[in-house]
C1' cells in the first nucleotide's frame, strides 16, 4: 500500500435513550373506615372446583344519607447518574407473589444472545393498556434527519434520485493474508 473486518479501543446521530431519588397535579372526594337506614341470609380469601380458615339473627349479601378518607401504578419539572441495541417489544424457558390442591389468566424478576422484528425523532390511523381522549406499546402511513452503497450533476466536495440497516457507520491500534 491493498484486502478481511480478527479483535480492542475512542466516538457522531438529537425535542437521543434509560434509571433512582425529590418535587407537582392527576388518580378522588375514587378504595376503605365509622353513624343511621331498607334488606332478611349469606359473605371474604384472582376466576372455576374442592378443602380449610375468617366473619355474620349481637344482622351476611345488596341499597341509600350523612361523615371521614388514602395510595400504588403512569404523567409533567429541573437536576444528577449511567450511556448510543442506548432502549424497547413479541415468542420461550426459569424463580417467585396472592390460604392448600387442580386448572386458566394476572403481576414481579432472570434469561449480556434461547430465539425473532426495531437506526432515531414527530404527524395521522387502528389495537392493546390504563382513572384517563395523558403517557406507553405494536402494526400501517406520512415526514424529518444522521449513516452507508449505487447513479446523476458539480460551483466549495456540495446537490438530487434509489435503496440497505446498529451485527450497522467513522477514526486509530493490533492480527491474518497479498503485493
Nucleotide at each position: 500500500a491493498g484486502u478481511g473486518c480478527u479483535g480492542a479501543u475512542a466516538g457522531a446521530g438529537g425535542u437521543g435513550c434509560g434509571a433512582g431519588a425529590u418535587u407537582c397535579a392527576u388518580c378522588a372526594g375514587u378504595a376503605g373506615g365509622g353513624a343511621c337506614u331498607u334488606g332478611g341470609a349469606g359473605a371474604a380469601g384472582u376466576g372455576u372446583g374442592a378443602g380449610c380458615u375468617u366473619c355474620a339473627a349481637c344482622g351476611a349479601a345488596a341499597g341509600g344519607u350523612c361523615u371521614u378518607g388514602a395510595a400504588a401504578g403512569g404523567g409533567g419539572a429541573a437536576a444528577u447518574c449511567g450511556c448510543c441495541g442506548a432502549a424497547g417489544c413479541c415468542g420461550g424457558a426459569c424463580a417467585g407473589g396472592a390460604c392448600u390442591c387442580a386448572u386458566a389468566a394476572c403481576c414481579u424478576g432472570u434469561u449480556a444472545u434461547c430465539g425473532g422484528c426495531u437506526g432515531g425523532u414527530c404527524u395521522g390511523c387502528c389495537a392493546c393498556c390504563u382513572a384517563a381522549u395523558a403517557a406507553g406499546u405494536g402494526g400501517c402511513u406520512g415526514a424529518u434527519u444522521g449513516u452507508c452503497a449505487a447513479g446523476a450533476u458539480u460551483g466549495u466536495u456540495a446537490u438530487c434520485u434509489u435503496g440497505g440497516a446498529g451485527a450497522g457507520c467513522u477514526a486509530u491500534c493490533u492480527c491474518g493474508c497479498u503485493g